[in-house]
RNA sequence: AGAGUUUGAUCCUGGCUCAGGAUGAACGCUAGCGGCAGGCCUAAUACAUGCAAGUCGAACGGCAGCAUAGUGUAGCAAUACAUUGAUGGCGAGUGGCGCACGGGUGCGUAACACGUAUGUAACCUACCGGGUACUGUGGACUAUCCCCCGGAAACGGGGACUAAUUCCACAUAGGAUGAUUGGGUGGCAUCACUUAUUCAAGAAAGAUUUAUCGGUACCUGAUGGACAUGCGUCUGAUUAGCUAGUUGGCGAGGUAAAGGCUCACCAAGGCGACGAUCAGUAGCUGGUCUGAGAGGAUGAUCAGCCACACUGGCACUGAGACACGGGCCAGACUCCUACGGGAGGCAGCAGUAGGGAAUAUUGGACAAUGGGGGCAACCCUGAUCCAGCCAUGCCGCGUGAAGGAAGAAGGCCCUCUGGGUUGUAAACUUCUUUUAACUGGGGAUAAACCCUCACUAUAAGUGGGGCUGAAGGUACCAGUAGAAUAAGCACCGGCUAACUCCGUGCCAGCAGCCGCGGUAAUACGGAGGGUGCAAGCGUUGUCCGGAUUCAUUGGGUUUAAAGGGUGCGUAGGCGGGCAUAUAAGUCAGUGGUGAAAUUCUGGGGCUCAACUUCAGAUGUGCCAUUGAUACUGUAAGUCUUGAGACGAGUCGAGGUAGCUGGAAUGUGUAGUGUAGCGGUGAAAUGCACAGAUAUUACACAGAACACCAAUUGCGAAGGCAAGUUACUAGGCUCGACUGACGCUGAGGCACGAAAGUGUGGGGAGCAAACAGGAUUAGAUACCCUGGUAGUCCACACUGUAAACGAUGGUUACUAGAUGUUCGGGUUUUGACCUGAGUGUCCAAGCGAAAGCGAUAAGUAACCCACCUGGGGAGUACGACCGCAGGGUUGAAACUCAAAGGAAUUGACGGGGGCCCGCACAAGCGGUGGAGCAUGUGGUUUAAUUCGAUGGUACGCGAGGAACCUUACCUGGGCUAGAAUGCGCGUGACGUUACGAGAAAUCGUAAUUCCCUUCAGGGCACAAAGCAAGGUGCUGCAUGGCUGUCGUCAGCUCGUGCCGUGAGGUGUUGGGUUAAGUCCCGCAACGAGCGCAACCCCUAUUCCUAGUUGCCAACGGGUCAAGCCGGGGACUCUAGGGAGACUGCCUGCGCAAGCAGUGAGGAAGGUGGGGACGACGUCAAGUCAUCAUGGCCCUUACGCCCAGGGCUACACACGUGCUACAAUGGACGGUACAGAGGGUCGCAAGCCUGCGAAGGCGAGCUAAUCUCAAAAAGCCGUUCUCAGUUCGGAUUGGAGUCUGCAACUCGACUCCAUGAAGCUGGAAUCGCUAGUAAUCGCGCAUCAGCAAUGGCGCGGUGAAUACGUUCCCGGGCCUUGUACACACCGCCCGUCAAGCCAUGGGAGCUGAGGGUACCUAAAGCCGGCCACGCCGUCUAGGGUAAAAUCAGUGACUGGGGCUAAGUCGUAACAAGGUAGCCGUACCGGAAGGUG
Repeated sequence: AGAGUUUGAUCCUGGCUCAGGAUGAACGCUAGCGGCAGGCCUAAUACAUGCAAGUCGAACGGCAGCAUAGUGUAGCAAUACAUUGAUGGCGAGUGGCGCACGGGUGCGUAACACGUAUGUAACCUACCGGGUACUGUGGACUAUCCCCCGGAAACGGGGACUAAUUCCACAUAGGAUGAUUGGGUGGCAUCACUUAUUCAAGAAAGAUUUAUCGGUACCUGAUGGACAUGCGUCUGAUUAGCUAGUUGGCGAGGUAAAGGCUCACCAAGGCGACGAUCAGUAGCUGGUCUGAGAGGAUGAUCAGCCACACUGGCACUGAGACACGGGCCAGACUCCUACGGGAGGCAGCAGUAGGGAAUAUUGGACAAUGGGGGCAACCCUGAUCCAGCCAUGCCGCGUGAAGGAAGAAGGCCCUCUGGGUUGUAAACUUCUUUUAACUGGGGAUAAACCCUCACUAUAAGUGGGGCUGAAGGUACCAGUAGAAUAAGCACCGGCUAACUCCGUGCCAGCAGCCGCGGUAAUACGGAGGGUGCAAGCGUUGUCCGGAUUCAUUGGGUUUAAAGGGUGCGUAGGCGGGCAUAUAAGUCAGUGGUGAAAUUCUGGGGCUCAACUUCAGAUGUGCCAUUGAUACUGUAAGUCUUGAGACGAGUCGAGGUAGCUGGAAUGUGUAGUGUAGCGGUGAAAUGCACAGAUAUUACACAGAACACCAAUUGCGAAGGCAAGUUACUAGGCUCGACUGACGCUGAGGCACGAAAGUGUGGGGAGCAAACAGGAUUAGAUACCCUGGUAGUCCACACUGUAAACGAUGGUUACUAGAUGUUCGGGUUUUGACCUGAGUGUCCAAGCGAAAGCGAUAAGUAACCCACCUGGGGAGUACGACCGCAGGGUUGAAACUCAAAGGAAUUGACGGGGGCCCGCACAAGCGGUGGAGCAUGUGGUUUAAUUCGAUGGUACGCGAGGAACCUUACCUGGGCUAGAAUGCGCGUGACGUUACGAGAAAUCGUAAUUCCCUUCAGGGCACAAAGCAAGGUGCUGCAUGGCUGUCGUCAGCUCGUGCCGUGAGGUGUUGGGUUAAGUCCCGCAACGAGCGCAACCCCUAUUCCUAGUUGCCAACGGGUCAAGCCGGGGACUCUAGGGAGACUGCCUGCGCAAGCAGUGAGGAAGGUGGGGACGACGUCAAGUCAUCAUGGCCCUUACGCCCAGGGCUACACACGUGCUACAAUGGACGGUACAGAGGGUCGCAAGCCUGCGAAGGCGAGCUAAUCUCAAAAAGCCGUUCUCAGUUCGGAUUGGAGUCUGCAACUCGACUCCAUGAAGCUGGAAUCGCUAGUAAUCGCGCAUCAGCAAUGGCGCGGUGAAUACGUUCCCGGGCCUUGUACACACCGCCCGUCAAGCCAUGGGAGCUGAGGGUACCUAAAGCCGGCCACGCCGUCUAGGGUAAAAUCAGUGACUGGGGCUAAGUCGUAACAAGGUAGCCGUACCGGAAGGUG
């Protein structure tokens, strides 16, 4: 000191959460020791028991009990009894002092209660210190004791006797008190002090050991109190008015004392927005915790003050109380009782019950400190000092140290013959002994008090000796043995230090926030390992911090929450220039105070520390005093620039009232005139032959004011528009005047659009509601036809709007440019200067950015208003206002971790612009209808193996399912296995024959190794080991490969620049291109992957070469034939070159480039085709090509075999073939390819067969031989429009071939049979030239073939493209966005279900307080001479009405939350009717309309 969390990413706003510290704590797990501290925060609930305040015989009479002594009696004695107050002492009693301290608690109290500072000229103070003066004389009572009586008890009554330091009287009176008359001094008004004179009343107590201790009066000190005052001290205004002894005066009473403290009389005051009153909460402070501080929170322990003592009231005694362990009365409660009456008060120390998450022993001692009494000894002291319990906290120590690698075993992990980690950790060796255990020693707290001795200033002095220790035989020290007696808790996804395996599978669970878990979880549970702290560790609660998130230090308000709708103005706040006075604020010095403790600094003492102790500093405050005078204030003076009033000029839809006007609309009357009008996307409702619409004339009515008109003007805002008159307000300019008269403005007052309300008018048009017609799935809407309030006027209410510039007012300052309105000045009429407005663009600056920018959102000052996460909610309750609707003020519970602003990149739009593509259009041919082939779905089945499923699956994986393939099913078999490697052993394995069996396999018989360089190797087998095997699962764990967008033109980078940043620029713009192709421009300059080119085939040509290809010339030769010799010319073959580049010309253009019947050329603008596929998208496809992580099976999910299935068949779809015929079918004749294949083969030729084929068989490992016939075409003949001489399905028969085998389930041939079908609905596909269409040929796979498929080859060979409006897909730019899983998005409201809190509510219950009246104890005071009674006051009790605050309540209202409910689709894009605000009406709902 910060961090996490809103987004795809960014910046900002803003909340939530975390890391820190603290605690009188509690809970969970754990626990060795010591020191120091702390320990009922809840029930101020109730208390059993014991103790917590007594003491003095040196005040008194006495003597019950105890002891001593004496005497007497009994006894031998011990001893017992009696007796003597005689002695020590002392129960009870009189008397004195104390009991008002100490100890406890925090109920009450918002107050002079507390804190702080003052005052008392308005006061008291026992005991103590100092001082002055005294202490004389006399008398009286009463308790105890004794006698009697009452009562259960508590206790009470009567009689008689007696003492005092008890009480009373007298004497004395220097001080003191009261009164009288004078003087002096001082002050603060009353007065205070002092002095003189006279008068009046008032004191005392003794004890004794002779040392002393007391007593009385007065003065004084000290101590302790009392009263008064200034300032400070919580929350609520949804508490705004309160007050009758109330405020003051005069007098009196009362008190220690001032005072309405009390009373009589008089006056009518006093308090309050600077918060009275009321309500709630609370003891206050020093301090404590936290914080950088300012602050915030808190008030345990310790200390100061206050209040209280079962609840309430009251006084007595006393120096002091209205009294915790005193009294009286009332009340509640508990106990005793003989029922008549009595007793009690732990918020003292222990302790009990109860409450609670929770807080200790019915301990020891007066040794110390302190207190009371006493001369003292001494007694008392739950104050205190100690101990006990509790990890409650703080501090300290320990649980060992050094060495030790076979890096042991075990655990865990892994890429697993091995490695890593636990880990120098352990074992083992050496050493130490704190602590715990045992044994022994052991100081100080005591310098006491007291006793005694000595000295001396005779004192409460000094010195020596002696007695007294609860804690405690403790702290501490020494010795003994031995690593011996001692480690846990939390965490390990990020924040936040620390990672792996297994289990689980949105389950169980975790979680402070974000969030983890749906089969590979570092987030759940366990383990191993690690991290942190440590006798503790975590969790929970609370406080401060972080939070500048209430902002004084130190925030904001255009759009994030937030400027009041506007003005006038009261209080308040703030306020121009100059000089003077003063010194309140302000500043400085000094003095007092700010208790101690605490905190801080420096020392000291416990071994250290905590702790404790000493000294210092601090204590920011308050009071007093002295000084300063810049600023503010105050007083008085002056000035003109702020402000104002006056005069002149000027401006405008400023306001109010009246008068006047024309156009339009509607209606009425009359005329002309005829069939429609009107309305819409299209229609219909409506109007119209009873004459509409249209048109003409006249009349009437109400409302609004075209053009001018603008980016204009005026007004405080709302708002204001025909013309004109009257009245009226304002701004601006110029001049002179007054002299700070100013600014803002809580409350207050006034104004305030539209809608709405009341009363009375008015009502043409328009038009909520309403009605009808359409639209639609519906249409309570949008559209149409009607139509009422209303809109208009007058008066009176309402008081709200997105009342907006979403921007409060005033003043000053801070670059410019350019429009415009109204003035003034100057003028050369071009323009310039200036004032007040009103706009635009920009500098600096500001801002999160967008933007603002002299009309600030800049720089400053002053005043007001407002904000503090979203929702709940501008709601509820209360109050005020309103006729009402409603308005103003304005919460909480609960709930979420976001809600939000600006900008960015995408995506999307029923937004826009530009462009491309067989995308449409223009054409040609198809599909969809038929039959068949093939694939798929579905169904069926023992199985119909599996995969592919919009485009981008469906003649796809499969380029060959009869067995095999084969993965599926049924059945029969095998278990280290069907295949392979390594190592060990053996010598067989096999073959033949026979038997069983469907075969696999098994059995019997016969036969029996091979090669060798002699090391060995090959082959086979048995046992057995290491590695098996799996087309089982996961393509959402993966590699590789592939599809698609798309052969679309895009996708990026470096540096620079711009931006806080995401990001932008480059890549956009203007052109151009097939192309991000190229050119130009430009804060960009370059580059990469793509495009193009480089590669292959093809089209032309040249060179080289010439067999198997070719044959022009020469020769030979055949019926014929490159057949032969030869030849390289040609074709061809196959190597290498050339060629095309908009190069040339013309036109256009800056250029790139485009155009041309251009030239040339075989080819022309990429010549045609292929290979080649950017960054990426679709969790696209494939675990069944292959590879591979994980999981699963192991006499089976592996392997072998036979048979079956993958070929099923009511049906649906895709892709094809053949057709429906005459551009054709059939028959005969005849011509021309290319590219391929061939020895397990292609096969010429000959023979047989109608044929498929069969037999024989030359040639060919191929430019040589062969498959091989090309077909359409051409020539001719026939058929003549029909289910045919079209079409060939289906079926029957007979065969051929392949193969172990054609039944399920092959192809082909021949004969026979001869189905549907006559050009195909909605819809839909391909193709732009050697293309479509059409014709045949070949090849792969393959024994054969279901091939009509796939891949190639050549032959013949078209039509059309105006064009880009529309459909589909794509590219670029731009715009809006509430989308980012990205429109298949997001999202609103009703209804239904569950849960939660809350408002209203007939009422019901409770609490506290006030008011009025009745009654009234004790007690003080008063009256009366007194007894006793009465009176005032009052606790308490009762009655009554009302208010306040809580709790609860049938029913009821909305609200919030909740994976997959219903209805619609309101909003976000022009969201499909732009949206939104106020208001009114209406509607299932969002909402609709005005």
Record summary: Predicted 3D model of a 1490-nucleotide RNA (small-subunit ribosomal RNA) from a metagenome. RNAcentral holds the sequence, with entries from SILVA. Rfam family: Bacterial small subunit ribosomal RNA.